[in-house]
Molecule: small-subunit ribosomal RNA
Organism: Clostridia bacterium
RNA sequence: AAAUCUGAUGGAGAGUUUGAUCCUGGCUCAGGACGAACGCUGGCGGCGUGCUUAACACAUGCAAGUUGAACGGACCACCUUCUCGGAUCCUUCGGGUGAAGAGAAGAAUGGUUAGUAGCGGACGGGUGAGUAACACGUGGGCAAUCUGCCCUUUAGACUGGAAUAACACCGGGAAACUGGUGCUAAUACCGGAUGAGAUCCAAUUGCGGCAUCGCAUAUGGAUGAAAGGAGGCCUCUCUAUAGAAGCUCCCGCUAAAGGAUGAGCCCGCGUCCCAUUAGCUAGUUGGUAAGGUAAUGGCUUACCAAGGCAACGAUGGGUAGCCGGCCUGAGAGGGUGAACGGCCACACUGGGACUGAGACACGGCCCAGACUCCUACGGGAGGCAGCAGUGGGGAAUAUUGCGCAAUGGAGGAAACUCUGACGCAGCAACGCCGCGUGAACGAUGAAGGCUUUCGGGUCGUAAAGUUCUGUCAAGUGGGACGAAGACUUAUAGGUUAAUAGCCUAUGAGAUGACGGUACCUAUAGAGGAAGCUCCGGCUAACUACGUGCCAGCAGCCGCGGUAAUACGUAGGGAGCGAGCGUUGUCCGGAAUUACUGGGCGUAAAGGGCGCGUAGGCGGUUAUUUAAGUCAGAUGUGAAAAACCGAGGCUCAACCUCGGCCUUGCAUUUGAAACUGGAUGACUUGAGGAUGAGAGAGGAAAGUGGAAUUCCUAGUGUAGCGGUGAAAUGCGUAGAUAUUAGGAGGAACACCAGUGGCGAAGGCGACUUUCUGGCUCAUACCUGACGCUGAGGCGCGAAAGCGUGGGGAGCAAACAGGAUUAGAUACCCUGGUAGUCCACGCCGUAAACGAUGAGCACUAGGUGUAGGAGGUAUCGACCCCUUCUGUGCCGCAGCUAACGCAUUAAGUGCUCCGCCUGGGGAGUACGAUCGCAAGAUUGAAACUCAAAGGAAUUGACGGGGGCCCGCACAAGCGGUGGAGCAUGUGGUUUAAUUCGACGCAACGCGAAGAACCUUACCAAAUCUUGACAUCCCUUGAAUUACUGUGUAAUGCAGGAAGUCCUUCGGGACAAGGAGACAGGUGGUGCAUGGCUGUCGUCAGCUCGUGCCGUGAGGUGUUGGGUUAAGUCCCGCAACGAGCGCAACCCCUAUCGUAUGUUGCUACCAUUAAGUUGAGGACUCAUACGAGACUGCCGGUGACAAACCGGAGGAAGGUGGGGACGACGUCAAGUCAUCAUGCCCCUUAUGAUUUGGGCUACACACGUGCUACAAUGGGACAUACAGAGGGCAGCGAAGCCGCGAGGUGAAGCGAAUCCCAGAAAGUGUCUCUCAGUUCGGAUUGCAGGCUGCAACUCGCCUGCAUGAAGUCGGAAUCGCUAGUAAUCGCAGGUCAGCAUACUGCGGUGAAUACGUUCCCGGGCCUUGUACACACCGCCCGUCACACCACGGAAGUUAGCAACACCCAAAGUCGGGGACGUAACUCUUCGGAGAGCAAACCGCCUAAGGUGGGGUUGAUGACUGGGGUGAAGUCGUAACAAGGUAGCCGUAUCGGAAGGUGCGGCUGGAUCACCUCCUUU
Repeated sequence: AAAUCUGAUGGAGAGUUUGAUCCUGGCUCAGGACGAACGCUGGCGGCGUGCUUAACACAUGCAAGUUGAACGGACCACCUUCUCGGAUCCUUCGGGUGAAGAGAAGAAUGGUUAGUAGCGGACGGGUGAGUAACACGUGGGCAAUCUGCCCUUUAGACUGGAAUAACACCGGGAAACUGGUGCUAAUACCGGAUGAGAUCCAAUUGCGGCAUCGCAUAUGGAUGAAAGGAGGCCUCUCUAUAGAAGCUCCCGCUAAAGGAUGAGCCCGCGUCCCAUUAGCUAGUUGGUAAGGUAAUGGCUUACCAAGGCAACGAUGGGUAGCCGGCCUGAGAGGGUGAACGGCCACACUGGGACUGAGACACGGCCCAGACUCCUACGGGAGGCAGCAGUGGGGAAUAUUGCGCAAUGGAGGAAACUCUGACGCAGCAACGCCGCGUGAACGAUGAAGGCUUUCGGGUCGUAAAGUUCUGUCAAGUGGGACGAAGACUUAUAGGUUAAUAGCCUAUGAGAUGACGGUACCUAUAGAGGAAGCUCCGGCUAACUACGUGCCAGCAGCCGCGGUAAUACGUAGGGAGCGAGCGUUGUCCGGAAUUACUGGGCGUAAAGGGCGCGUAGGCGGUUAUUUAAGUCAGAUGUGAAAAACCGAGGCUCAACCUCGGCCUUGCAUUUGAAACUGGAUGACUUGAGGAUGAGAGAGGAAAGUGGAAUUCCUAGUGUAGCGGUGAAAUGCGUAGAUAUUAGGAGGAACACCAGUGGCGAAGGCGACUUUCUGGCUCAUACCUGACGCUGAGGCGCGAAAGCGUGGGGAGCAAACAGGAUUAGAUACCCUGGUAGUCCACGCCGUAAACGAUGAGCACUAGGUGUAGGAGGUAUCGACCCCUUCUGUGCCGCAGCUAACGCAUUAAGUGCUCCGCCUGGGGAGUACGAUCGCAAGAUUGAAACUCAAAGGAAUUGACGGGGGCCCGCACAAGCGGUGGAGCAUGUGGUUUAAUUCGACGCAACGCGAAGAACCUUACCAAAUCUUGACAUCCCUUGAAUUACUGUGUAAUGCAGGAAGUCCUUCGGGACAAGGAGACAGGUGGUGCAUGGCUGUCGUCAGCUCGUGCCGUGAGGUGUUGGGUUAAGUCCCGCAACGAGCGCAACCCCUAUCGUAUGUUGCUACCAUUAAGUUGAGGACUCAUACGAGACUGCCGGUGACAAACCGGAGGAAGGUGGGGACGACGUCAAGUCAUCAUGCCCCUUAUGAUUUGGGCUACACACGUGCUACAAUGGGACAUACAGAGGGCAGCGAAGCCGCGAGGUGAAGCGAAUCCCAGAAAGUGUCUCUCAGUUCGGAUUGCAGGCUGCAACUCGCCUGCAUGAAGUCGGAAUCGCUAGUAAUCGCAGGUCAGCAUACUGCGGUGAAUACGUUCCCGGGCCUUGUACACACCGCCCGUCACACCACGGAAGUUAGCAACACCCAAAGUCGGGGACGUAACUCUUCGGAGAGCAAACCGCCUAAGGUGGGGUUGAUGACUGGGGUGAAGUCGUAACAAGGUAGCCGUAUCGGAAGGUGCGGCUGGAUCACCUCCUUU
């Protein structure tokens, strides 16, 4: 200084249930972590980490030795002496010298070491199998203990003895190993002495404590120790110059006390899951005595007693080493127990002891078992859960490395030896941390990729290029820290007799596995170094192509069926980066187990109700205590970790130091408010007493009347009964009906009331007896006696069971009749259990207020039941106050909302019960209860992403209310039957082109298929093309003809002819190349546009405000009214928009203006408005007027409006048309047109000829014509409107029976033509028939159009003369100039009309009314529907797959029990054959002690047995779950078509039906009661 404390550093959400909303609730995701694994990729370094599985098996090497200064030997070297030997050199040649080498001896020196002996192998290292336990953690205790080496202190170490290994010899054995005889040493072994102190016995005193007791002191007796070794020195002594028994010093030894360390035992507290484990225990619990241990103790034994543990979870089962810590979390918690550290346990499996200070011992021993190896078959050997390594297992985890240089350990006096502990290195991105893969400038925005709206955009300053830098790696040179001790030596000091020696200090010498590593460095050059995942939302990041519910993706929701930002690839982008993703696991988010911090009316959840035990909680006051509580102090809470501050590696990770923390436990000192304990007091909680009161409270006995049924008798006659309608049934053997009498059982009308009583279930005639509870008043007594209540006990509807009665009615089952496709149902007729009583079981219900009990508090109003008081009065009501019940409305508050609201679901306290996604399942197994039915308790596998509550908007209802429509009804005429026409389906075909399919396809596209049309088929042709634009070359273009060919086309021949121009060219034609043309090819589910339909129905919305958490509501609902959301009134709404209406057109009346081609009253005229003339009329064309509920009366609310009336040509939108709101149907159309994408390109394009679209056993739609007399035929005769006309209408006249021909006038049309209207009217005829009806069909002969009527046109004449005599079920149109009926015109068109679109003529009937059918509108209600009832949805059966239960059995394990056998071994007994030390001895021996065999207890393994328990498997069987469009029905959701559901019983293919009791979580209507507003 900081941490710390006051006083704080700390908390994010999202997706998914719905058409939408709020809530409940689950599932999923984003974060962090890892001893990880897998996929792709991979430059460097530092620090860490690395068999989580088979405690599976292990080859090989190493991991514990050391001490010769404990000991005797053996060996080596060296030295000494001797013997042999004889090299070399010298020589006076006589000889001298005497090396190497060999041998022997030695008492010297140095070294090695098998054995004896000592210390250490109990540490270090590994693993986590077992263990739920004093194993661990934490805090205590031992007055109940031990402790080698180490430290301190005291004292001592005297004197003897007997062996034995090694060794030698002789043996056995394959080996491992081992026997006998003989010799020898010690710090090995054994005596004796001494003994302060130690132990034991006896006995004294004092002090202390924590119960047994502890400590100290003094006396007597008994027991019991030792070992030596190394170095140096000569002062003293002895030998005699160097040694020793002397001195010195070191190591070691013995006894004792203390310390330290380590260990042992005991105790408090804490430490997983299962109660579908509830009782366990005989050494068990305690005592006495003994044994045993270092030590307490049933630790063991004998005897005595009968205890001990347990819902505060014993016992049993399962799982698991525990902790510091680690991960996560805001925290509280949750998970975990790798590495590091502490403790425990284990060492092939099981048992056992020995040695030792310490073990019941990882690298020791014995036994048993399994396994492996050796073997000469007789026997032996072994234990990697040490370090490496191997096999195996597995998704998965490393080198048979270097070194003792450092740290630590064992031994040693020391040097030193040993050390797979450890230090290092190797392998692995396994983790954390750091660094790099370059930097600056650089636009022509290069090339290339991708994309494009073809302009561009993007990768992108990115690259190239220019200028630089040099980390890492490479390479050159240098080069550490870690090393200081010990030892040797030198000097100085201390000790000593001493200059030895030893100790201390200071110098010097020497020691590195890592490693030539870290680090530093001259050098060169951008050179060697980037990937992975993702890009629909959550969640940062988008395009193209491919694919076409395929291939595939997916954490959840979900993508993919031809335009996929979701699959695959590419480009681009986002994120992280030597890594990135995936998988697995844990925490978090999850307040989703809620202590912090949830809930239970309807979402999961209040026990059916009471009494009450344990437990929990508890009124006022005083004193005391100090268990809880609070405060201070002390001890402990190991280190490491975490946090803070410093420091060291260049930083960081990592490491070091210091501080803090460790929320706990224990001890101690205090405080006394609160809780608890103790002792008193009090009265308000609770109870009692007294006096009143109400009541379907309970039990028993008795009594009563009404009704049903039955029996008897009478009267009486043909039906009764029953239903939607019927039938079964009863009845002439006399029913039903009616009268009288009787029998019997069950239930108690009215009173009767959201009235009363009860804890709940429940209780209803009356009387009596017995009996429980409650209320009010008084304030007399007790004095907290209270509340709740796990287990427990009791009560507990209906159904059901047992025994015995009873049995009228009703009525499961059953029978019959109906209904129905069926009807195991609903309906009907019968009918048995049962319903009733007594006794005993059962113990469940929608046992509900879906609301546990108790206490307190928190606005009111108004009913009702029972009491009390007050005021007032003569008195009673009314009135006021209050207590107790029982209802409704309502404020605050609460609630997800609905709603609750002093009778709480509000605000608080106490206690109990219960819940934690849906299904599987209240099922299975187990247990308890039950006579049974069954009840209680109560899972899992598997499966889904929801299941659910409340409310909202729609839609729907065989729900309700109101209203409308040719919707029904009332009428008229049709269709359905016939023939024909036409369209469609089907069939056929080379093709019969395509589309349209309920209404809303089918005389529709098509307002007109012989060729053309034409899209189809056959055949023949063309390939820049029949059509468009661009480029090049050439040329006017072109027209007409002939031959060949079916034609297109091609070829050949030949004729005519020569465009415009601003002179640039244009237009046109031919040839050529390629861009492209072309497509009636696909997709109307990629689209535009257009259209149909609901529907000309009256609706559909918005802004602002208000209400609601919200979806939403209000407005737009309500009362009236209208054709209308039309208008009025009211109203938290006020306004507005699209629709309605009106504005537009036609038509009905009138006026004005204009009169030709129109008209003609008057005047003339004609055959004729023909011609003058006229504008009066009709008519035409324009412009206006008129109708507005304007007026009157009535009704209505003084409104809107309606009804009636007047006037008027027309009256209440006069009639008709155009006009179609928001939207619905993925409605129709890619073949009108346009168009995205896909497809074809010598063809799916283009041309031509012929054929087809016209077929024909059949079915349907739409029409025409008929079936006749309201008619047919003949003759005569009257009256329209609206249209059309020049490639046209075409007159008159003439010809033809006619279609038509000829002819040519007139007319671009109020002038001419088409053009004769027909029904009608008049006269005649036919007389009810397949006809003088009807006209199909067919033959013949003609006409017209057209290149062409064969397939395949229309018309005419003559002949032929089919079906059909009014049409089944069913079904269509129409409400007035309408239906019906009659003709006319037009478009299309060369020709072709029964179709279509228009026009006029004649011209009805009926509508009581809204019950019903259909469609629609508004309000309301229910809903499990929202693709919206053509919805949703249940169960059996069949098939496939999956998991589970039962099952005769089979099989494997586990833990116990009983019995048998029993190894090794301890303990006890025993002690033949034996036996060195000690004692005695007569020396022969005897004894003490030791001790093999043997015996006994215990006991591992093994065997036998019957049980327990767990798992696997099992013919068959049971239900469950999931699956594509399977089968049967339709149970539920609406009144779901019989309201549903609960419990129970019974029946049925199945959903399910029925009986009994209960509930509303039932719609609708009516009634009653209560409440609110006015």